[in-house]
RNA sequence: AUGGAGAGUUUGAUCCUGGCUCAGAGCGAACGUUAGCGGCGGGCCUAACACAUGCAAGUCGAGCGAGAAAGGGGGUUCGCCCCCGAGUACAGCGGCGGACGGGUGAGUAACACGUAGGUAAUUUUCCCUUGAGCGGGGGACAACGUUCCGAAAGGGACGCUAAUACCGCAUAAGUUUCCAGGCGUUCCGGCGCUUGGGAGGAAAGCUAGGCCGCAAGGUCUGGCACUCGAGGAGAAGCCUGCGUCGCAUCAGCUAGUUGGUGGGGUAAUGGCCUACCAAGGCUAAGACGCGUAGCUGGUCUGAGAGGAUGAUCAGCCACACUGGGACUGAGACACGGCCCAGACUCCUACGGGAGGCAGCAGUGGGGAAUAUUGGACAAUGGGCGCAAGCCUGAUCCAGCCACGCCGCGUGAGUGAUGAAGGCCUUCGGGUCGUAAAGCUCUGUGGGGAGAGACGAACCGCUGUGCGUUCAUAGCGUGCAGCAUGACGGUACCUCCUUAGCAAGCACCGGCUAACUUCGUGCCAGCAGCCGCGGUAAUACGAAGGGUGCAAACGUUGCUCGGAAUUAUUGGGCGUAGCGCACGUAGGCGGCUUGAUAAGUCGGAUGAAAUCCCUCGGCUCAACCAAGGAAGUGCAUCUGAAACCCGCCAAGCUUGAGUACGAAAGAGGAUGGCGGAAUUCCCGGUGUAGAGGUGAAAUUCGUAGAUAUCGGGAGGAACACCAGUGGCGAAGGCGGCGAUCUGGGUCGAUACUGACGCUGAGGUGCGAAAGCGUGGGGAGCAAACAGGAUUAGAUACCCUGGUAGUCCACGCCGUAAACGAUGAGUGCUAGAUGCUGCGGGUAUUGACCCCCGCGGUGUCGAAGCCAACGCGUUAAGCACUCCGCCUGGGGAGUACGGCCGCAAGGCUAAAACUCAAAGGAAUUGACGGGGGCCCGCACAAGCGGUGGAGCAUGUGGUUCAAUUCGACGCAACGCGCAGAACCUUACCUGGGUUAAAUCCACUCGAACUUGGCAGAGAUGCCUUGGUGCCUUUCGGGGAGCGAGUGAGAAGGUGCUGCAUGGCUGUCGUCAGCUCGUGUCGUGAGAUGUUGGGUUAAGUCCCGCAACGAGCGCAACCUCUGUCGUUAGUUGCCAGCAUUAAGAUGGGCACUCUAACGAGACUGCCGACGUCAAGUCGGAGGAAGGUGGAGAUGACGUCAAGUCCUCAUGGCCCUUAUGCCCAGGGCUACACACGUGCUACAAUGGACGGUACAAAGGGUCGCAAAGCCGCGAGGUGGAGCCAAUCUCAAAAAACCGUCCUCAGUUCGGAUUGUAGUCUGCAACUCGACUACAUGAAGCUGGAAUCGCUAGUAAUCGGAGAUCAGCACGCUCCGGUGAAUACGUUCCCGGGCCUUGUACACACCGCCCGUCACACCAUGGGAGUCAGUUGCUCUAGAAGUCGGUGCGCUAACCUUUGAAGCAGCCGCCUAAAGAGUGACUGGUAACUGGGGUGAAGUCGUAACAAGGUAACCGUAGGGGAACCUGCGGUUGGAUCACCUCCUUU
Repeated sequence: AUGGAGAGUUUGAUCCUGGCUCAGAGCGAACGUUAGCGGCGGGCCUAACACAUGCAAGUCGAGCGAGAAAGGGGGUUCGCCCCCGAGUACAGCGGCGGACGGGUGAGUAACACGUAGGUAAUUUUCCCUUGAGCGGGGGACAACGUUCCGAAAGGGACGCUAAUACCGCAUAAGUUUCCAGGCGUUCCGGCGCUUGGGAGGAAAGCUAGGCCGCAAGGUCUGGCACUCGAGGAGAAGCCUGCGUCGCAUCAGCUAGUUGGUGGGGUAAUGGCCUACCAAGGCUAAGACGCGUAGCUGGUCUGAGAGGAUGAUCAGCCACACUGGGACUGAGACACGGCCCAGACUCCUACGGGAGGCAGCAGUGGGGAAUAUUGGACAAUGGGCGCAAGCCUGAUCCAGCCACGCCGCGUGAGUGAUGAAGGCCUUCGGGUCGUAAAGCUCUGUGGGGAGAGACGAACCGCUGUGCGUUCAUAGCGUGCAGCAUGACGGUACCUCCUUAGCAAGCACCGGCUAACUUCGUGCCAGCAGCCGCGGUAAUACGAAGGGUGCAAACGUUGCUCGGAAUUAUUGGGCGUAGCGCACGUAGGCGGCUUGAUAAGUCGGAUGAAAUCCCUCGGCUCAACCAAGGAAGUGCAUCUGAAACCCGCCAAGCUUGAGUACGAAAGAGGAUGGCGGAAUUCCCGGUGUAGAGGUGAAAUUCGUAGAUAUCGGGAGGAACACCAGUGGCGAAGGCGGCGAUCUGGGUCGAUACUGACGCUGAGGUGCGAAAGCGUGGGGAGCAAACAGGAUUAGAUACCCUGGUAGUCCACGCCGUAAACGAUGAGUGCUAGAUGCUGCGGGUAUUGACCCCCGCGGUGUCGAAGCCAACGCGUUAAGCACUCCGCCUGGGGAGUACGGCCGCAAGGCUAAAACUCAAAGGAAUUGACGGGGGCCCGCACAAGCGGUGGAGCAUGUGGUUCAAUUCGACGCAACGCGCAGAACCUUACCUGGGUUAAAUCCACUCGAACUUGGCAGAGAUGCCUUGGUGCCUUUCGGGGAGCGAGUGAGAAGGUGCUGCAUGGCUGUCGUCAGCUCGUGUCGUGAGAUGUUGGGUUAAGUCCCGCAACGAGCGCAACCUCUGUCGUUAGUUGCCAGCAUUAAGAUGGGCACUCUAACGAGACUGCCGACGUCAAGUCGGAGGAAGGUGGAGAUGACGUCAAGUCCUCAUGGCCCUUAUGCCCAGGGCUACACACGUGCUACAAUGGACGGUACAAAGGGUCGCAAAGCCGCGAGGUGGAGCCAAUCUCAAAAAACCGUCCUCAGUUCGGAUUGUAGUCUGCAACUCGACUACAUGAAGCUGGAAUCGCUAGUAAUCGGAGAUCAGCACGCUCCGGUGAAUACGUUCCCGGGCCUUGUACACACCGCCCGUCACACCAUGGGAGUCAGUUGCUCUAGAAGUCGGUGCGCUAACCUUUGAAGCAGCCGCCUAAAGAGUGACUGGUAACUGGGGUGAAGUCGUAACAAGGUAACCGUAGGGGAACCUGCGGUUGGAUCACCUCCUUU
């Protein structure tokens, strides 16, 4: 010595930068809700706005003159008089005080204030100390009286009078001043001492007392006054150093200005004023101007440094209705004085007057807002007075206000049936909650009663003592007594009284302590920031509960803090470094010695109060008091000298420079020379095209182009060399040689001796474009024209083409002017290129090698950095100087100024608006980026769809209803594996509190027959029936049905965006992750990347990774070969027997169904990294996952489904429930999807002949037989199935006919007649027969499936199902073609790259236009304010001049002096003119900002589809486009150079 905390918010996530916001403290506060008491403080921050009323400054009779009345008493002639009142009141002369105290902060940026000094340049009433004095005269004026004028305020005239009023005279040590001197001292200004001369004053007053005197009066003493001096104290004036707000978009200001001399003026210095002379004075260290503001001690905050502030208290200043002025006085240019002007208010008889609350109260007004028209002089202090005393809105107190701080209380203990009630609930309970009630206590505050202060001691008076004195007087002093309190019957104390009378406010999403329910439904609302609210809101509103604080609690406003977010302490600039240099002021500066003491260090000074420490007083605290400590600046005085800095002096050589020699270079300027190429012109050859593009066209060409050869003209630029090569400060510089010229480098010596570095202002240079004047003009080429492209194309492409590009001179002064990196110096590992020099070894020399200096690159250590990266050419470590930055937008814009011919440049804001904007890196996603790979993805093929008819689904339309869902792939023959009724959810109509369960009560067994009405549901009537258990025969119980009541039920109603479950899809794609370790600040990375390989993250190798999991594969099923076992319903080789495996027999075969075997790159060869593996081969039924299935990782799509089911919430409850009949889901102009049948001869028809597999079947499959043309009927054997049956397989094959046609193709449609199922085929079934015989002749753009037993084609079966199949699923028969290959389309995987995307490209995003709102610039003007200059006129007043007028003191002859007057200077308000500045407003106008769903385009982000951007110029609806130069902050590919690794 007591002292330092952070959080939220940019992102998918991260680190950083950076703003915004919050938590803290404070306030003269206000507002909202609430409110018990006390103490101490505080209380118009706004209109320095206007003020009614009362009070706030008087006092002295011991300075002076004069002097009532009311009332009372007495008398009376009734007119009045006398006494008291009373020498009182009021007023006057005179003195002192009204310059203090009190208020306010308008003005003031200044010696106003603060601090430290000066005054030898000054004043000072009263007070203290001290010296001397206080003599003698005079004349007036108020009051008063009389009178006049006036409404009043007031005034005039005449007359009387006093003084401490006024005026002369005498005196004057000393002092002041003047004149003439002398001495000393001095900062030369003056000061001190001294001599002589001139001038300048009084109240003889008042009072107390003694003595003398008849009195008048005299004299003495004391007190108070008074005069002149000296000293002091306190007060004041003036001067000086330093400090003291913002703006430079205020840069130049100044004529009394700066100085001098003479004069005036003042208390005093001074341009303070005046005359003359000189031309100065201030300023970038900020003059002048504008704006704002009283300053300080202090106060608030902060760890501090600082920042903000200047209420209360204290010091200073300024002001007093506004402006000006003086008078008086010690002191004023005077808050409650005067004069004048102005504004305002009031009175008025209209002639004229009065006033100034920013004193205390109070009123109006303004305002969010700030108090009583109180008491007292008791205390403290002030004025006057000898004093008593008087006055005192200063002050002390009281009143009002939670305005602040502090203290106290609203009770304490006990009390679980955890009461009632509220709220929540998973219905069990939990919570409010020991909280309440109840019991036992206490009495602060409140109320009642009693007692009752401190603050009071002076002064005074009485008595008495002492000192002084002649004195018992007075004065000084001591003691005793008397008297004095507004607050206030207040504080404090005592008694009584009853838990009785005393708790609210805010908050509860995070920050930030504290959570649930209901209501609401992007509404209402909340919000400090982020943000909540669109039907499950801890965020809105309410309730319950909780948290915090508490007589308060919140909100708002303001200040500091947090904010290191202006950074001195304590920040930065590869964003924020000027385009570059030279250089002024300034800042900083090498080594040594000496001196000095300016910097530096110590001490004193720095009002009180405040802050801090200690102690004390109010019961504590707040509060108050005492002592101490502290007090950073400035100035003065004093002290120190070791280091450092400065100054002075003397040196030094290392920094810097000069001289000499050498080499390098696109360094600059000027004037020459050269060749290649383009274009043009002339001529020759030559013929139909050329040119240009993605493709074209415009264009040129038969008048001869292009091509080619020769000649000529002209302008511009200089291939190769050429290079992260060179030079220059930067911009920049490139053919060759010449002249002039700048700079750098190296080497060896000599010289100078810090001469250096940086550099505000300033000056110069400064690409391209652009401007002016004059040239020049080949090529290129803004603008422009044409052709294309396109939806459009004011562009990209093409054909032309003018400024310009070039030169000279002059402007401009900007660029991504970049290394986005200021200059200088020093220090801190290296490696390796290039370049210019020098040296060493060796050598004749060169190369190689090594060393040093300068430059230019790459990699890299330490270190730094947010990271990227930088890294001796630093962005490392330090120092010096300069420039610049402080959230994004508005905006590098407006206004102002400067520059420019212009374009424009430089400097450079604000209102308003947002909570972000941004940097680097990460993971994804995406790219009209790249690499590798895969897939019926393309290609190669085969067959389809799209055209027709029909079937079916969907959309649309229609309808009473056409129920609902599904919508790219991944909805659309989907849910539906089968809508005539039912289904059914829809519509119309009819009906119904009805159906399940439980409880209570009543009735009846349950159940059932028949009839009627009705569309039916249903209703009515009716028949049969009295059951079971038990019984004390009364009854009771179980069960069922009906009725009533209660809760309840029901819903294909809504929400798939509240959900579970299930499913689709990417995708059977090869991926998705974890643990530990390591790397990174971190998100994350690594592993999982790389080299190979695979169908595969499959495997191998390598590797800061090592392992593991879910996926892949395998395990499972079917199938392909073989074996074993077992043979019935299966099979039949051989045997027997048949029409027939029908039977005997057998189980070899087939087959069935169980178990096994088999295939593993196992073997061989080649390739490959001695690998994984690939290729080929052998063997094998099968060969490299043999084929097929099941199996679907982490996740995506708020994908689908609340109508399968389940389920939260919401909704309906005589209906959105339930029942029934009929209808609808089957509609039909049309569009689409999926199929069937075809269009025919590889076919159709007819006849004949073969060969399957897998399934189904008792509410069933059904044989044989018979009937029917047929569907079918009849029949009923057999079969619960390897047995019976459905059941015929069909394509195929063998014959015959058809012969290319709308047909013997095709079968739609329609008519008639039937069959079957079913309660019922009308709406609306399937099938049959006969008849009918439509479209259609192979299908546009486009599009689908398929890689082998596949496509194609052929038939069979099953589920659903009474019936209904072209659909779906399964089964077998016949059975192909093609794959060069991965350029392209689509999808996917891995790596990499860019990104402004992360809702992730269906992303993001720019500008015009239109609409609404907001602020702002310009603006013809207009209004107001401030101010400069010029002029007019000029009040009061000081000063000066004048001497007409008047006048008591002095003088008298004039006169002096005064008063009034007149004149002059200055000048306030006023007026006129002309400028400047500021603010308000304004038709119109410019851009800007903001705003869920407006228009036009697509500029940017990916190579953003023409890479982007910067400067400049032109053009265009707009973003923009184009030209010229520049940048990389451009992707991709190739090449060159350099580096690293092996």
This is a predicted structure of a 1542-nucleotide RNA (small-subunit ribosomal RNA) from a Myxococcales bacterium.
The sequence is in RNAcentral, with records from ENA and SILVA.
Rfam family: Bacterial small subunit ribosomal RNA.
Its mean pLDDT, the model's own confidence on a scale to 100, is 80.
NCBI's taxonomy places the organism under Bacteria, Pseudomonadati, Myxococcota, Myxococcia, Myxococcales.